This is a predicted structure of a 71-nucleotide RNA (transfer RNA) from a Minisyncoccota bacterium. The sequence is in RNAcentral, with records from ENA. The source organism's lineage runs through Bacteria, Bacillati and Minisyncoccota. Its Rfam family is "tRNA". Rfam links the family to the GO term triplet codon-amino acid adaptor activity.

[in-house]
Order: sequence, then C1' cells, then structure tokens
RNA sequence: GCGAGUAUAGUUUAGUGGUAGAACUGCUGCUUCCCAAGCAGUGGGCGGGAGUUCGAUUCUCCCUACUCGCA
Repeated sequence: GCGAGUAUAGUUUAGUGGUAGAACUGCUGCUUCCCAAGCAGUGGGCGGGAGUUCGAUUCUCCCUACUCGCA
C1' cells in the first nucleotide's frame, strides 16, 4: 500500500428496517448478631459523521480504533 472482519451497559454478549434484551457487576430494600448466600426492585448502552427511508443498531458511503490475510 491492497483486501477482509469487528465496534451494542462497567464486563461478556443477543438482536438482519418498527420504542434494544440477557447474564455478571453497581445502587436500594427485605432477610441475618455480622459477613456471605438468597429474594424483590432499580440505574446504566448501539464508535463518529453523512446518505436512503414515514421510520436505521440493522442498508449504503466516509472517518476512527482494533484484528487477520497478501505484498
């Protein structure tokens, strides 16, 4: 330099056009002499920009970061 892939919550991930789910973690409460465990509730997310569309995490383009292959 060329090509391909990935980017969703603090972490690991599901979601292939119609209000984004789960697990662990965090917070609150219950329980307990205390801790742990358990139970109930709650907070938190689509890498950035543009385009298509009534509507974009999803489709297209560019950029950024990372990974792989070729040279």